Large-subunit ribosomal RNA, domain IV from a Dehalococcoidales bacterium, 331 nucleotides, folded computationally.
Its Rfam family is "Bacterial large subunit ribosomal RNA". Rfam links the family to the GO terms ribosome and structural constituent of ribosome.
Its mean pLDDT, the model's own confidence on a scale to 100, is 89.
The organism belongs to Dehalococcoidales, within Bacteria.
Context: one part of a larger RNA
RNA sequence: CCCUCGUUAAGGAACUCGGCAAUUUAGCUCCGUAACUUAGGGAAAAGGAGCGCCAGGAAUAAACCCCUGGCAGCAUUAAACGGGCCCGAGUGACUGUUUAACUAAAACACAGGUCUCUGCGAAAGCGUAAGCUGAAGUAUAGGGGCUGAUACCUGCCCAGUGCCGGAAGGUUAAGGGGAGUGGUUAGGAGCAAUCCGAAGCUGCGAACCGAAGCCCCGGUGAACGGCGGCCGUAACUAUAACGGUCCUAAGGUAGCGAAAUCCCUUGUCGGGUAAGUUCCGACCCGCACGAAUGGUGUAACAACUUGGGCGCUGUCUCAACGAGGGGCUCG
Numbered sequence: 001c002c003c004u005c006g007u008u009a010a011g012g013a014a015c016u017c018g019g020c021a022a023u024u025u026a027g028c029u030c031c032g033u034a035a036c037u038u039a040g041g042g043a044a045a046a047g048g049a050g051c052g053c054c055a056g057g058a059a060u061a062a063a064c065c066c067c068u069g070g071c072a073g074c075a076u077u078a079a080a081c082g083g084g085c086c087c088g089a090g091u092g093a094c095u096g097u098u099u100a101a102c103u104a105a106a107a108c109a110c111a112g113g114u115c116u117c118u119g120c121g122a123a124a125g126c127g128u129a130a131g132c133u134g135a136a137g138u139a140u141a142g143g144g145g146c147u148g149a150u151a152c153c154u155g156c157c158c159a160g161u162g163c164c165g166g167a168a169g170g171u172u173a174a175g176g177g178g179a180g181u182g183g184u185u186a187g188g189a190g191c192a193a194u195c196c197g198a199a200g201c202u203g204c205g206a207a208c209c210g211a212a213g214c215c216c217c218g219g220u221g222a223a224c225g226g227c228g229g230c231c232g233u234a235a236c237u238a239u240a241a242c243g244g245u246c247c248u249a250a251g252g253u254a255g256c257g258a259a260a261u262c263c264c265u266u267g268u269c270g271g272g273u274a275a276g277u278u279c280c281g282a283c284c285c286g287c288a289c290g291a292a293u294g295g296u297g298u299a300a301c302a303a304c305u306u307g308g309g310c311g312c313u314g315u316c317u318c319a320a321c322g323a324g325g326g327g328c329u330c331g
Stems, first nucleotide, its partner, number of pairs: 001326008010317002014315001019312001027051005036041001038149001052071006072076001084310007091302002096108002112147007124133003150297004155227003160224002162220005169215003175209002180204005187196003228246005255289001256286001267283005
C1' cells in the first nucleotide's frame, strides 16, 4: 500500500451523475392510522406505549396474560435472525415472462376489446404421399391480425394500395377453327435444262369462338394508410369570431400538450431552494401529439425511471485507530 471487517469527536449528503455503499428500522401485545379508492384496499400507513428477573395476589385443568411490591443493568424482542419512512410525477393495469454467462425493463405475455377466416374429410399447419395435428373438438368452437384490466371515448377521408362483391362492355392463354399458302410427286408438257402438277403425307397459318385475371362498376378504416396554403378584416394597440382565394380523397374532431414526443430552449409565468439546464403546476408559438401503429384519466401493484422531505449515518469536511488476510523485508 491492497482486500475483508470493527469503532469514531463535532457536523450530518456539504460526497456524488445519483444517498452508490454503509448505517438507521426490525419481533410480539396494545393504542392509533390520512388523501384517494375499482369500497376489496391504501395499512405493518404514518405515529406512539409496554416487554427482564424475584415475591405476593388474582385467575386457570395447568399455564400465558393481568395487579401490587421489590432487584440489577447503559440497554430486558439485552445474542442470532429480523421492514427505514413519507410526499409528487412518468411508464406499464395487475401476478407472471425475457437476452443461460454484460441489458429484468417502459420490452414480451396477460384477462378484456375488436376485425377476419372456417359448416367439418373445416379453416390453418407438417409431409412427395399415405397420414397426422387441429380434435376424439363443431361457430358460446378452432386458426390468424391488431389492441392490451377497468372508466370515458374512439372524429373526417374509399383518390392510391389491399380485401370483398359485381358482371354489361374492353383486353386476353392453352385449345378449337381453318381462309390462305409452302414442301414432296404419280402424271402431263418439253430435244433438253426445266415448267405445270391431282390424291396422300407434311410445314406455316388469317378471320372467328376461347375462362380467370386486369381495365371497369360499387363497398370496406379496430384494412395499408392520409388528415393543407395564402391574403384581408373589429372605434387605442394587439388579435381575428368573420370574409376572399388556391389546392385536396379529406384537410386533425374530443382529449392531451416544451411531453419517454419542443429544434430554437435553461421558452414564459408560478411553486419548491439562500441559490434549481432536473422536478411539479400552468400557458400553447404542437420544428415534428392525437384517437385500438389506440386518445385521455385511474385505485392497487413495481429489484422500473424521475423530483422533494424526515430519520440515519465515515458518502463527505478529513481523516484516525484497531482486527484478520495479502503485498513488502528477513529467513